[in-house]
Context: one part of a larger RNA
Molecule: small-subunit ribosomal RNA, 5' domain
Organism: Sediminibacterium soli
RNA sequence: GGAUGAACGCUAGCGGCAGGCUUAAUACAUGCAAGUCGUGGGGCAGCAUGAUGUAGCAAUACAUUGAUGGCGACCGGCAAACGGGUGCGGAACACGUACACAACCUUCCGUCAAGUGGGGAAUAGCCCAGAGAAAUUUGGAUUAAUACCCCGUAACAUAUAGAGAUGGCAUCUUCUUUAUAUUAUAGCUUCGGCGCUUGAUGAUGGGUGUGCGGCUGAUUAGAUAGUUGGCGGGGUAACGGCCCACCAAGUCUACGAUCAGUAGCUGAUGUGAGAGCAUGAUCAGCCACACGGGCACUGAGACACGGGCCCGACUCCUACGGGAGGCAGCAGUAAGGAAUAUUGGUCAAUGGACGAAAGUCUGAACCAGCCAUGCCGCGUGAAGGAUUAAGGUCCUCUGGAUUGUAAACUUCUUUUAUCUGGGACGAAAAAAGGCGAUUCUUCGUCACUUGACGGUACCAGAUGAAUAAGCACCGGCUAACUCCGUGCCAGCAGCCGCGGUAAUACGGAGGGUGCAAGCGUUAUCC
Numbered sequence: 001g002g003a004u005g006a007a008c009g010c011u012a013g014c015g016g017c018a019g020g021c022u023u024a025a026u027a028c029a030u031g032c033a034a035g036u037c038g039u040g041g042g043g044c045a046g047c048a049u050g051a052u053g054u055a056g057c058a059a060u061a062c063a064u065u066g067a068u069g070g071c072g073a074c075c076g077g078c079a080a081a082c083g084g085g086u087g088c089g090g091a092a093c094a095c096g097u098a099c100a101c102a103a104c105c106u107u108c109c110g111u112c113a114a115g116u117g118g119g120g121a122a123u124a125g126c127c128c129a130g131a132g133a134a135a136u137u138u139g140g141a142u143u144a145a146u147a148c149c150c151c152g153u154a155a156c157a158u159a160u161a162g163a164g165a166u167g168g169c170a171u172c173u174u175c176u177u178u179a180u181a182u183u184a185u186a187g188c189u190u191c192g193g194c195g196c197u198u199g200a201u202g203a204u205g206g207g208u209g210u211g212c213g214g215c216u217g218a219u220u221a222g223a224u225a226g227u228u229g230g231c232g233g234g235g236u237a238a239c240g241g242c243c244c245a246c247c248a249a250g251u252c253u254a255c256g257a258u259c260a261g262u263a264g265c266u267g268a269u270g271u272g273a274g275a276g277c278a279u280g281a282u283c284a285g286c287c288a289c290a291c292g293g294g295c296a297c298u299g300a301g302a303c304a305c306g307g308g309c310c311c312g313a314c315u316c317c318u319a320c321g322g323g324a325g326g327c328a329g330c331a332g333u334a335a336g337g338a339a340u341a342u343u344g345g346u347c348a349a350u351g352g353a354c355g356a357a358a359g360u361c362u363g364a365a366c367c368a369g370c371c372a373u374g375c376c377g378c379g380u381g382a383a384g385g386a387u388u389a390a391g392g393u394c395c396u397c398u399g400g401a402u403u404g405u406a407a408a409c410u411u412c413u414u415u416u417a418u419c420u421g422g423g424a425c426g427a428a429a430a431a432a433g434g435c436g437a438u439u440c441u442u443c444g445u446c447a448c449u450u451g452a453c454g455g456u457a458c459c460a461g462a463u464g465a466a467u468a469a470g471c472a473c474c475g476g477c478u479a480a481c482u483c484c485g486u487g488c489c490a491g492c493a494g495c496c497g498c499g500g501u502a503a504u505a506c507g508g509a510g511g512g513u514g515c516a517a518g519c520g521u522u523a524u525c526c
Stems, first nucleotide, its partner, number of pairs: 001526004006522005013378006019371002021336001026334003030331003035078003040075002043071002047069003050065006085289003095213007104206002109202008117151004127140005157182009167172001187194002215261003222252003227249004232244003264286004268279004291312005314325004342368001344367003350364001351362004381412004391403005417463006426453001433446005470515005475496003481510005491498002
C1' cells in the first nucleotide's frame, strides 16, 4: 500500500447493487416450511345445489333424500431420498483430476416389440359394544378397489445342460442354435384418451475400483491376528476378509508406517511483477451430519432433518397407571459474544411435487423491511463580487499580516428535497376455449384472462439556495506552524523519541494538510 462476513469511537443527505451469528453442532415458547390425485375405491362428516315433506298468505324456517357439484376422515397411487440448513466428524479414494467396471443398479421420461384371459379370500372406513385422564386401543358384524392372492397364456426375460462361431488384458465375453423348467397384468373414461404387465435400447441419476495431487510433529520407530494371501461358502445391484469355516505366514514402514495434533475438500478469493504465501464468508460442484449413539423397515433410490424401533441425556403433560418432543428449514426467543436483521408479502415470474386438466401445495424462489457492513454513483450550489467590512488570530502594535472572493450584495440554476399529475418492463413464451392444418403428436391463428413487488421505477409540472459535512492529522519517517497554558507534572507515542519555564511532539486556540458521507482506531492476511 492492498484486503475483510469485521468490531469500536466521532459523524451522517440520497440512490443502485451486493452482504449480514466468524462465538454455544448451546437450549428452544409460537406460527408456518410436503403434499397431491374423486378421470383408482367404498362412501358422505361438513358446505353448496336440486327434489320431496311439514309450518306459513308469502318471504322463509325445519326435516328427509348421495340425486348433483364437491369432499373431512379412510383404503389405494405417486411424491415425501428433491428442494432448504449446518460444517460435528473425517488426513480418508472424503475431495480434485485422469482412467476403468469382461464386477453393477436406475422410479419417472423417449423409441421399439409383445400382452392386457379367468377366478377368489380379506381389510380399513361406516355400524355396534367396550378399555383409558390422555396418547391411544380391544372385540364383533359388514363392504370396495389400479390394495392382496390363485389359475391360464408367454418370451429376444431368468436358470440349468449341450453344440458351433467370433473377439479379448486374465477370470472370460459376444453371437447363433437345441432341450427342459420358472415367471405377468388393472382398470377408468365425456370414447378423444389416460393407464397396467413383460422385454430391448437410449437418456438421466447413482454405485464400485485404481494412478497421481494437496496439513503439522521423530521430544511419535516400529505397527498389524481378519491382520496378509489362498480354497470353499454366505451376503450384496455388484467386486472384495465385506462376513464365516479351513489352510499358509504373511502385510505396511526412514520415499516416514503407527501414533498424536489440526482440518470439511474443490472451482475459487485476497495479495504479489511473478514465483509464491494466506484463506475456503457469499455463488457453484462434491462429501458428511440432523438432540448423543445404534438398528433395520418401506422403497427404483434412505439405513431417511420436519418416517419407525431401542438405549442415553434433557424438557413438557399426567387422574402416577402412563405418555409427548427434537429449528444445523423460515421468522422469532433465551444464552454466549466486540458482533450479525422481520414472529413481513406473493405464488405474478422461474423451478419442484401431484393431477388428464382446471388447479392445490411450495419460508424453494421472487419481493419488501432493518443495518454506511462493503462497492459504485450523485448532492450539500454556480457566476460575478474589495469598504480586501466586522469579528477572531498573529506581529516589529496611531500601523500591518492572515482568515479571504471567504461573507455581505447582485444575477442564475433546481440534481436532490417537498407537493401535484401521469405511470411501466418483467406476461404471454404458458393454461383452458373457438377455428384451421397435421406424419396423431404437435403447429398456426382468433378472442379472453392473470403482477406480490407497486401507484414502485420512470416522466412532466410547481416552490425555493431552499433540505444536506464531517473525521483524522500538522517533530522526522509524512503532506501540513504559530500563540497561550503546563513545567520530567499532566500527558503523548507505530518507530526514533517529546515534557525538568521561551514545547511547531502534552492541553486549548487561530491557521494549515489529507480523505470525505464518511474518517480514524483495533484485529487478521499478503